[in-house]
């Protein structure tokens, strides 16, 4: 210094234009002598960061950063 992959809930990841969702994990409840398992509610995320296009942007587009990997 250049391709090419990503960055979304604590965690691991979906979501490819119409204001975001599972799984585990947490909280409270039910069962239990208790604990586990299990069953019901629930809380948690303005999608790395700044433009830009759109009625509308996690999604497309620029720049700009972190991370991985590949070349040199």
């Nucleotide at each position: 210094g250049g391709g090419c992959g990503g960055g979304u809930a604590g965690a691991u990841c979906a979501g490819a234009g119409g204001u975001a969702g599972a799984u585990c994990g947490c909280u409270u409840c039910g069962u239990u002598c208790g604990c586990a398992a299990c069953g019901a509610a629930g809380a948690g995320g303005c999608c790395g960061a700044g433009g830009g296009u759109u009625c509308a942007a996690a999604u497309c587009c620029c720049u700009c950063u972190c991370c991985g990997u590949c070349c040199a």
A computed fold for a 72-nucleotide RNA from a Candidatus Anstonellales archaeon, annotated as transfer RNA. The coordinates come from a structure-prediction model, not an experiment, and the mean pLDDT is 83. The source organism's lineage runs through Archaea, Nanobdellati, Microcaldota, Candidatus Micrarchaeia and Candidatus Anstonellales. RNAcentral holds the sequence, with entries from ENA. It matches the Rfam family "tRNA". It is annotated as a transfer RNA.